[in-house]
RNA sequence: GGAUAUAGCCAAGCGGUAAGGCAACUGGCUCUGAACCAGUCAUUCGGGAGUUCGAAUCUCUCUAUC
Numbered sequence: 001g002g003a004u005a006u007a008g009c010c011a012a013g014c015g016g017u018a019a020g021g022c023a024a025c026u027g028g029c030u031c032u033g034a035a036c037c038a039g040u041c042a043u044u045c046g047g048g049a050g051u052u053c054g055a056a057u058c059u060c061u062c063u064a065u066c
Base pairs, nucleotide, nucleotide: 002066003065004064005063008022009021010020016053024040025039026038027037028036046062047061048060049059050058
């Protein structure tokens, strides 16, 4: 100097208020379990500051990793 940082894990998002998968939990089904079906799960998107009506997204700075 460059890249990355979003849920327990993986991961989308590129200014208009956070998809999806796995896992977990609740219910249904079942003699029990698995499978299957329905539902729930990010007031703070690594920390802080700034710009903006509005920031995960743009700017600055710090931290961590490569």

Annotation
A computed fold for a 66-nucleotide RNA from uncultured Bulleidia sp., annotated as transfer RNA. Its Rfam family is "tRNA". The family's RNA type in Rfam is transfer RNA. Its mean pLDDT, the model's own confidence on a scale to 100, is 80. The RNAcentral record of the sequence draws on MGnify. Taxonomically the source falls in Bulleidia (Bacteria, Bacillati, Bacillota, Erysipelotrichales).